[in-house]
RNA sequence: UCCAGUUUAUCCUGCUGGCGGCUACGGCUAUCUGGUUUGCACUUAUCUAUGCAAGUCUCUCGCAAGAGGGCAUACUGCUCAGUAACACGUAGUUAACCUGCCUUUAGGUCAAGGAUACCCUCGGGAAACUGAGGCUAAUACUUGAUAAGAGAUAAUCUCUGGAAUGAUUUAUCUCUGAAACUCGCGCCUAAAGAGGGGACUGCGGUGGAUUAGGUUGUUGUUGGUGUAAAAGACUAACAAGCCAAUUAUCCAUAAGGGCUCUUAGCGGAGAAGCCCUGAGAAGGAAUCUUAGACACUAUUCCUAGCCCUACGGGGUGCAGCAAGUAGGAAUUUUCUGCAAUGCACGAAAGUGUGACAGAGCAAGCCAGAGUGUUUCUCUAUUUUGAGAAACUUUUGUUAACUAUAAAAAAGCUAACGAAUAAGGACUGGGCAAGACUGGUGCCAGCCGCCGCGGUAAUACCAGCGGUCCAAGUCGUAGCCACAAUUAUUGGGUCUAAAACAUCCGUAGCUUGUUUUGUAAGUCUCUUGUAAAAUUCUGUCUCUUAAGGACAGAGCGCGCAAGAGAUACUGCAAAACUAGAGGUUGGAUGAUGUGAAGAGUACGGUCAAGGUAGUGGUAAAAUACGUUGAUCUUGAUUGGACUAACAACAGCGAAGGCACUUCACAACUACAAUUCUGACAGUGAGGGAUGAAGGCUAGGGGCGCAAAACGGAUUAGAUACCCGUGUAGUCCUAGCAGUAAACACUGCGCACUAAACAUCAGGACCUCCUCGAGAGGUGUUGGUGCUGUAGGGAAGCCGAAGAGUGCGCUACCUGGGAAGUAUAGUCGCAAGGCCGAAACUUAAAGGAAUUGGCGGGGGAGCACUACAACGGGUGACGCGUGCGGUUCAAUUAGAUUCCACACCGUGAACCUCACCAGGACCGACAGCAGAAUGAAGGUCAGUCUAAAGGGCUUACCUGACACGCUGAGAGGAGUUGCAUGGCCGACGUCAGCCUGUGUCGUGAGAUGACCUGUUAAAUCAGGUAACAGGCGAGACCCGCGUGCAUAGUUGCUAUCUGUUGAAGAGGCACUCUAUGCAGACUGCUCUAGUAAUAGAGAGGAAGGUGCGGACCACGUUAGGUGAGUACGGCCCGAAUGCCCUGGGCGACACGCGCGCGGCAAUGCUAUAUGCAAUUAGAUGCUACUCCGAAAGGAGACGCUAAUCUCAUAAUAUAUAGCUUAGUUCAGAUCGAGAUUUGAAACUCAGUCUCGUGACGCUGGAAUCCGUAGUAAUCGUUUUUUAGCAGAGAACGGUGAAUAAGUCCCUGUUCCUUGCACACACCGCCCGUCAAACCAACCGAGUUUUGCAUUGGUGAAGCCUUUAGAGGAUGAAUCUUUGUAAGACAAGGUAGGUUAAGUCGUCACAAGGUC
Repeated sequence: UCCAGUUUAUCCUGCUGGCGGCUACGGCUAUCUGGUUUGCACUUAUCUAUGCAAGUCUCUCGCAAGAGGGCAUACUGCUCAGUAACACGUAGUUAACCUGCCUUUAGGUCAAGGAUACCCUCGGGAAACUGAGGCUAAUACUUGAUAAGAGAUAAUCUCUGGAAUGAUUUAUCUCUGAAACUCGCGCCUAAAGAGGGGACUGCGGUGGAUUAGGUUGUUGUUGGUGUAAAAGACUAACAAGCCAAUUAUCCAUAAGGGCUCUUAGCGGAGAAGCCCUGAGAAGGAAUCUUAGACACUAUUCCUAGCCCUACGGGGUGCAGCAAGUAGGAAUUUUCUGCAAUGCACGAAAGUGUGACAGAGCAAGCCAGAGUGUUUCUCUAUUUUGAGAAACUUUUGUUAACUAUAAAAAAGCUAACGAAUAAGGACUGGGCAAGACUGGUGCCAGCCGCCGCGGUAAUACCAGCGGUCCAAGUCGUAGCCACAAUUAUUGGGUCUAAAACAUCCGUAGCUUGUUUUGUAAGUCUCUUGUAAAAUUCUGUCUCUUAAGGACAGAGCGCGCAAGAGAUACUGCAAAACUAGAGGUUGGAUGAUGUGAAGAGUACGGUCAAGGUAGUGGUAAAAUACGUUGAUCUUGAUUGGACUAACAACAGCGAAGGCACUUCACAACUACAAUUCUGACAGUGAGGGAUGAAGGCUAGGGGCGCAAAACGGAUUAGAUACCCGUGUAGUCCUAGCAGUAAACACUGCGCACUAAACAUCAGGACCUCCUCGAGAGGUGUUGGUGCUGUAGGGAAGCCGAAGAGUGCGCUACCUGGGAAGUAUAGUCGCAAGGCCGAAACUUAAAGGAAUUGGCGGGGGAGCACUACAACGGGUGACGCGUGCGGUUCAAUUAGAUUCCACACCGUGAACCUCACCAGGACCGACAGCAGAAUGAAGGUCAGUCUAAAGGGCUUACCUGACACGCUGAGAGGAGUUGCAUGGCCGACGUCAGCCUGUGUCGUGAGAUGACCUGUUAAAUCAGGUAACAGGCGAGACCCGCGUGCAUAGUUGCUAUCUGUUGAAGAGGCACUCUAUGCAGACUGCUCUAGUAAUAGAGAGGAAGGUGCGGACCACGUUAGGUGAGUACGGCCCGAAUGCCCUGGGCGACACGCGCGCGGCAAUGCUAUAUGCAAUUAGAUGCUACUCCGAAAGGAGACGCUAAUCUCAUAAUAUAUAGCUUAGUUCAGAUCGAGAUUUGAAACUCAGUCUCGUGACGCUGGAAUCCGUAGUAAUCGUUUUUUAGCAGAGAACGGUGAAUAAGUCCCUGUUCCUUGCACACACCGCCCGUCAAACCAACCGAGUUUUGCAUUGGUGAAGCCUUUAGAGGAUGAAUCUUUGUAAGACAAGGUAGGUUAAGUCGUCACAAGGUC
């Protein structure tokens, strides 16, 4: 003094956790020393074996032991159970008292006597103990005298004092004293002191109202008793008081204080140790002695326990020191000594002393020191490790001295010797310290909080590093601080928790102006007291420090006494009028209560008219209706209600109040002068009022309408919709007492900018139709809407504050459990008021921001939207891809748009990844092997389907080496969720971002918004914005027009040429390919401020000319590990590599993309005519011949504007077919031929002949297209040895319709709501089922405390005629009540728990706000 945690991000509110200090315990570790007011306090004031803790004395007797006697044993020591009290603290009183030993002063100490203990003898008893007889002493005891004192009665003087009840003096009566010859020690009387105590009083210190009344000796008086002493302390009579909201009584808890911990302080918490006081001694009661006790180590009795016993009876009390047991997380030795300091006794020497002084044990606390320093060599080199030498010696070892009551320790001296001495926690953030290695794989585990772990963990477990403290260091529990999260200092309450529903009013608190007095509060001064220790400062002393000694200050913040001051507050008295109240006046108002009257609508009944439907809904049905409905008219009756006027209008304390009139009652504002003279404000308890609904009793019930019934809707529909309908709604008399009773804003007073509207009342002005008229200015009060300062977390509030001050009241303190349980109280009940805890949880919440979303709103756009039109798909056959199935294998990938003629631009082998079978391969290092010949090659044989393989033989060559272990090569193995690169879609979209400025506490906003416009964030105008960038556009390519340049392989207007091939010539035209020009809303009209839109002219082309390419920031964990690349993992003699064969080509089925058709806009035959883009050397192939054709045999040209592929086809003309499963259609199948290629069965293409299936225009649904487009026709090319129905490109013929919209599908922008942010495929609620947890109720059972009723009644006390009686009364039994627990079948709600069930109530208009 903060830090982390709610969110996508922000600011708040708020709590949780962390960092600090202290206390106890625990884990790991540990060298030494000093000091210490440390050590069974916390739990069991449980129980105790054993030893010790109180004796002493030349007074007497006795040898002694012991006894008598005196003093002491009431101190010291221990503990904190009880006690809420004069127990404690502080200040007083005692005119209501006592005091041994000690000190001072004065006086005295005479005379006499009888016993008894111990002891001796004899008994009883187990013992403890006790009985009888006998002897003896005293400072033991008894009697008398004196002095003196005490009490009673009477009287008077003096003294002290505030006051005699005190002291003093005199008279009468009752009681009381002393061992020794001397010294000495004692003793007695009286007075005083010191010290110690008893009693009383004021004030102070604790929680509960879920304890509100308590008390009968209670309160007082008189007379007694009693005590050292006052007193109802006790007793008799009399009176009826006394205490209490300033908390009595009751319950719970607790020794109090000095002090201790913490804090800046105020405070909070603790209080066992050392000191003071109190209380207790197993639980209770009582008594003697004494100066003093109702007595821890005295006595008696009761109760509970324990011990001994010979059963007759006895003994005992560690909350003393040690020790044991029990309990517990937890606390030591059955030590030494009276040497010191004290205490008791004693004249003293001395004796005793578990007080005390010492030692032992213990990481209690505080303090100090150390665990080495230096140099050299080697190694590492940014660190490190090893070795050697020298130095020092606190500690360590050895020895002497000193020390001590005795030891020990410490100290001092000498020697040896770096030797004997470092750990704990942490290492993701908070919080200092690893992007190190291995293991694990939502497992094991960690974590105070946030959180980590699902195969690359800086968070787990280890290793290695590092950080912080250090003889310690971490953890667990508690307390304080942090916490201004209990707020006196020092908080809040519109929305975060929190203003009572409203008013009246008691106590209380607070209170206008002036004067006088007083001096209670307040202030100043003086005196006394406030123990010591503790705290602070200084000095001294232990080597320093801690510690100790001395001195000073401070201290329980106080209390008491005295002297003063008088501003403020209080009190007393007197006065005033500005607050408040009263009077008068004219007003306003849905203010209240009661009564009378009115009105429309609605329902019923009657009558008349009238006929088949009515009613209701999104659509229906239930329902009503031929016994006449609905509908129309009239009459009558009933109850409820009060339209329009009616408004950000009015009144009322709030709830609330609306037709008209009357009666009664009350309130408010204004105006005016006058009256009273502070009479006021708020308000705990208390009282009154209090919507709707509900309850009781009696009426009344037209309509509406919980419940209920029926009809629909739905998966269901206990709802929403419809038809009926009872309580109720209405009136009278009561009860109840709650609401989102809300402005979620308590009441009152004062002060603090403006503008506007409206209601009520005065004042003034103007107009006037002279009206109760209209308008205006200013003012008081009310009701509203903007808004400055200021406030606020913000939204917002803003003279009617949520601003600035003052007074009073109520309420709040994380979320849930819970406004629940229980107790009490009110109520007829329903319920109301008051109102917790256990347990659980890290958030819950407020306001605002950016997105996303909505079965919210608005605007714009699009042939992957609609509309209009054209043509398809979906039916059949076939091709092809996918799924499924099958198979040895049918390899994989891609799955809405954004997979499916996609990767595949076409798999016979190869491809190839799949299946079956058979072979082969290890760089490098190490080990075994190898010149006694490794690996390899050639001829041959053999195994095999075959082989580059295995085996054998012969020859050649000559150094390596896979048999083993590692490690590699290779991997179309895995991970596209580790990646790069590339690609798809959003996107034929118009968005995306920045600088500076400004606004906001901030996240963010503005810019980019609004209006118009555009294909466009395109442009224009406005504007706290001004600019800029990436996109759009432009730039680029192609096509369309012209010009210039250039003409070969291109072209041919001219000439020649059997008008044929061709040649000559030329570059005009076409064409080719380079550069220019051209189009810009430039011009005209209309609309408009403009941008721009519409129309027109000219032009080859007109409004981005047409078509392409390019296509931002990003998103989709989109696709690709099988194109290549690349991290991790895996295989590694097989998941590598090679070969043969098969498979990817299967086939009950489903889907996608295409081709062919179903025919006459057609088919067949014959003839005729017109392209463009391409490609070509393992290639295109002219031309000739053979063949019916596919094709074959020869062969020119061409590395290409030259040669070739190469006949274009739809079309046109003629002829036939004549509506048929056909001269349509061609699937399937058969036979034959041919081409490529080692190879054509699985499984290719082509040709010829034959065969001739389905199909007669296609359901729901769905796709494409806006002009040279759709449709239709062919051509080229890619892939290729061979194979297109595919893709890409090319040209030919060549339409219809629209020029609009946002309805569907989607998309962009603005706005709105949100409890969403993984972003609606979101979030989220409850029942039920399962497990666990703590509660509540509970038939009852039981324990304890306290009080109470009635018995029995010990010891002691009093009286006594010695028999007994009386009061008190422990203990025990019992009655009743109360309080606190324990147990309990069963019941109840609650909480928690990754993936259970049912629905979808909430969040968007959440689909019925």
Overview: Small-subunit ribosomal RNA from a metagenome, 1409 nucleotides, folded computationally. Model confidence (mean pLDDT): 80 of 100. It matches the Rfam family "Bacterial small subunit ribosomal RNA".